[in-house]
Context: one part of a larger RNA
Molecule: large-subunit ribosomal RNA, domain VI
Organism: Candidatus Undinarchaeota archaeon
RNA sequence: UGUUUUUGUCUGAGAGGAAGAGAGCUCGAGUACGAGAGGAACGAGUUGUCGGCGCCUCUGGUCUACCGGUUGUCCGACAGGGCAAUGCCGGGCAGCUACGCGCCAAGUGAUAAUGGCUGAAAGCAUCUAAGCCAGAAACAUACCUCGAAAAGAGACAUAAGGACAGUCAUAGAACAUGACAUUGAUAGGCUGUGGGUGUAAGCAGGGAGCUUCGGCGACCUGUUAAGCUCGGCAGUACUAACGU
Repeated sequence: UGUUUUUGUCUGAGAGGAAGAGAGCUCGAGUACGAGAGGAACGAGUUGUCGGCGCCUCUGGUCUACCGGUUGUCCGACAGGGCAAUGCCGGGCAGCUACGCGCCAAGUGAUAAUGGCUGAAAGCAUCUAAGCCAGAAACAUACCUCGAAAAGAGACAUAAGGACAGUCAUAGAACAUGACAUUGAUAGGCUGUGGGUGUAAGCAGGGAGCUUCGGCGACCUGUUAAGCUCGGCAGUACUAACGU
């Protein structure tokens, strides 16, 4: 662009996929079979391995959000900080991950080789000539994804619908997709909750020792499961979602 109005919901011609592959063990069974030696199968159950898809409850990793310890130096001291690879170190939620967790049958149809039924040509015989049955991880389905540009261009519903700008994330390179837009919990803030770290500052008490006898003092204890903090969860219109 077409499908001769718009928008929404479908159908499914067709396309893609390997989404599975293989093994051990138990039962069957020391059975069938076989003189014995030996020794199955159909089927049922179960456990690893490889591969595929998904997830983060657990375990582990990471975690330059965060919390704490500590060295040197600077901001006059305290407090609080800057810089040194995040200065170095100890932890660590969310997220992302594997080393962690979950799932990945069967069945059906038409057949191949093959095995057969009935059966003539050819009074017999013959799976074949007419007809019929069984039969494979292959084929078509089944399962997942895409798919009205399927030109035989489909169906149904509908009178509306869409875009920009805005707040955003279950989405994301841009675009797209999705949520919201005051008739509002979309993001921020605040409050709480659940986590992380590990007991803040100040004050009080103690304190090895030092002392010019005035005091100073690492550190410990209490206040204090404190303080700080959060990409999680919830509540709350305080802020911004005005508008074109």